A computed fold for a 348-nucleotide part of an RNA from an uncultured bacterium, annotated as small-subunit ribosomal RNA, central domain. The full RNA is in RNAcentral, with records from ENA, Greengenes and SILVA. The coordinates come from a structure-prediction model, not an experiment, and the mean pLDDT is 90.

Context: one part of a larger RNA
RNA sequence: CUGGGCGUAAAGAGUGUGUAGGCGGCAAGCGAAGUCCCGUGUGAAAUCUCCCGGCUCAACCGGGAGGGGGCGCGGGAAACUGGCCUGCUCGAGCGUGGGAGAGGAAAGCGGAAUUCCUGGUGUAGCGGUGAAAUGCGUAGAGAUCAAGAGGAACACCAGCGGUGUAGACGGCUUUCUGGACCAUAGCUGACGCUGAGACACGAAAGCGUGGGGAGCAAACAGGAUUAGAUACCCUGGUAGUCCACGCCCUAAACCAUGCCGACUUGGUGUCGGCCCUUCAGUGGGCCGGUGCCGGAGCUAACGCGUUAAGUCGGCCGCCUGGGGAGUACGGUCGCAAGGCUGAAACUC
Numbered sequence: 001c002u003g004g005g006c007g008u009a010a011a012g013a014g015u016g017u018g019u020a021g022g023c024g025g026c027a028a029g030c031g032a033a034g035u036c037c038c039g040u041g042u043g044a045a046a047u048c049u050c051c052c053g054g055c056u057c058a059a060c061c062g063g064g065a066g067g068g069g070g071c072g073c074g075g076g077a078a079a080c081u082g083g084c085c086u087g088c089u090c091g092a093g094c095g096u097g098g099g100a101g102a103g104g105a106a107a108g109c110g111g112a113a114u115u116c117c118u119g120g121u122g123u124a125g126c127g128g129u130g131a132a133a134u135g136c137g138u139a140g141a142g143a144u145c146a147a148g149a150g151g152a153a154c155a156c157c158a159g160c161g162g163u164g165u166a167g168a169c170g171g172c173u174u175u176c177u178g179g180a181c182c183a184u185a186g187c188u189g190a191c192g193c194u195g196a197g198a199c200a201c202g203a204a205a206g207c208g209u210g211g212g213g214a215g216c217a218a219a220c221a222g223g224a225u226u227a228g229a230u231a232c233c234c235u236g237g238u239a240g241u242c243c244a245c246g247c248c249c250u251a252a253a254c255c256a257u258g259c260c261g262a263c264u265u266g267g268u269g270u271c272g273g274c275c276c277u278u279c280a281g282u283g284g285g286c287c288g289g290u291g292c293c294g295g296a297g298c299u300a301a302c303g304c305g306u307u308a309a310g311u312c313g314g315c316c317g318c319c320u321g322g323g324g325a326g327u328a329c330g331g332u333c334g335c336a337a338g339g340c341u342g343a344a345a346c347u348c
Base pairs, nucleotide, nucleotide: 003320004319005318006317007302008301012316014201015200016199017198021194022193023192025088026087027086029084030083033081034080035077036076037075038074039073040072041071042070048066049065050064051063052062053061054060091191092188093187094186095184096183097182098181103177104176105175106174107173108172109171110154115149116148118146119145120144121143125136126135162169163168206247207246208245209244210243211242215241216240220236221235222234223233258315259314260313261312262311263310266293267292268291269290270289271288272287273286274285275284276283297304298303321348322347323346330341331340332339333338
């Protein structure tokens, strides 16, 4: 000496379930595989170290001694790791009693608004912009009143609030259904953590078949702007956006921060539960979540700071100069679009 790293420099897989594997709480006993000790055998010669000697010295060479990780066998030790067995309850889970929530799926219902259709009133404009024009309107628009059709989204409540593993989830009611939390300490007795592969889920856009289509709106058309304007602005407008079923599998899928556990000063909000308290969700305590500010410590700095980026342990993923390139080739998945895996030459 036997790598260093991953919030922003290259680097945490989009998320979960879980196979193999790796890792594993407290106590006693047994055995002795790992481990340690002793003995013994082996560990060729050369090489290495020490001593003596030979070439005038040295290199080199000759002789002698020593050392040697490791391995085999025999014996021994039993702290630690592994094994077997017995027990324990603090890890994990179950039960019981509670309340919270846009968690998921299906069905039904509601009002506001936009658009369209019909009818009434009514007359010359409406619309749009920086200003205009295209567009709409005397075949009666816009405005206004009534009635109707249809689709999509749910104002206020709404909160740096809640729920979910993530993506994500917001009108109301009903049905089905997942998870978390608090209290209790009755039950199981380490049943745990992580997780290569695998499997499942996965915004938007996109694809297939069928439906639906109000508003919005890629493409497209026209009007403007401009030197031009394949844009920004305006008038229109089709896919799409919506539903059912089946695919796609990507993202600044972000906390740019993998999961689990332990430990380490504080302050102040807020959500759920429990306990004490109060006239009172009034004040306080505990547990679980979610924010802000900050201590030590960490950090290149910014900042992080009990929700760590602090101090440690376990397991997985990933990085190794820029471009070439997430490209080519091959493989695999996909209806396709393309996804996943993923170079090199060359060049700086």